[in-house]
RNA sequence: GGGGGUUUAGCUCAGGGGUAGAGCGCGUGCUUUGCAUGCACGAGGCCAUGGGUUCGAUUCCCAUAAUCUCCA
Numbered sequence: 001g002g003g004g005g006u007u008u009a010g011c012u013c014a015g016g017g018g019u020a021g022a023g024c025g026c027g028u029g030c031u032u033u034g035c036a037u038g039c040a041c042g043a044g045g046c047c048a049u050g051g052g053u054u055c056g057a058u059u060c061c062c063a064u065a066a067u068c069u070c071c072a
Stems, first nucleotide, its partner, number of pairs: 001071007010024004018055001026042005048064005
């Protein structure tokens, strides 16, 4: 210098046009002498950034950034 992948909750990841989900973690309550386990409820995301397409974009297209990888 060139090619490819990834970017979504605190962490690990689903979801691939029609108002965003799980597991773990966190908070509250019940259970316990207490902790753990278990059960119930809850908080936490303008989906990396900026444009474009569309009635509508996390999703499609372009650029940029970060990161991983391959080639030179």
Transfer RNA from a Candidatus Methanofastidiosia archaeon, 72 nucleotides, folded computationally. RNAcentral holds the sequence, with entries from ENA. The prediction has a mean pLDDT of 83. It matches the Rfam family "tRNA". Gene Ontology term of the family: triplet codon-amino acid adaptor activity. Rfam classes the family as a transfer RNA. The organism belongs to Candidatus Methanofastidiosia, within Archaea.